[in-house]
RNA sequence: CUCGACAAAGGCAAACCGUCGGAAACGACGGGACGCAAAGCCACCGGCCUCAAGCCCGAACGCGGGACAGGUAGCGGGGUUGCCGAAG
Numbered sequence: 001c002u003c004g005a006c007a008a009a010g011g012c013a014a015a016c017c018g019u020c021g022g023a024a025a026c027g028a029c030g031g032g033a034c035g036c037a038a039a040g041c042c043a044c045c046g047g048c049c050u051c052a053a054g055c056c057c058g059a060a061c062g063c064g065g066g067a068c069a070g071g072u073a074g075c076g077g078g079g080u081u082g083c084c085g086a087a088g
Stems, first nucleotide, its partner, number of pairs: 002088001003085002011036002016031006034074001040080003044077003047072004055066004
């Protein structure tokens, strides 16, 4: 360096519930643990999710599509930082 143990010390926290923010996806905090060796951090690439207002196109009134925009780091890749140390 790679790697990741029925190791040790610790860490994080899905669903669900409550409060708050948001149009929504979703997020923050508290409770709670399905899981996690980067489930620490970053939307750069691909994926997925959202669409209130404004914009464009179509339709006709309420709608559909698109771009912008937003979200997801617990979807994958990439970048970056980092605890522990058996075996190979």

The RNA shown here (c-di-GMP-I-GGC riboswitch aptamer) has 88 nucleotides and comes from a Pseudomonadota bacterium. Its mean pLDDT, the model's own confidence on a scale to 100, is 86. It was read from a public genome assembly, where an Rfam model found it. Of the family's consensus pairs, 91% are formed in the model. Taxonomically the source falls in Pseudomonadota (Bacteria, Pseudomonadati).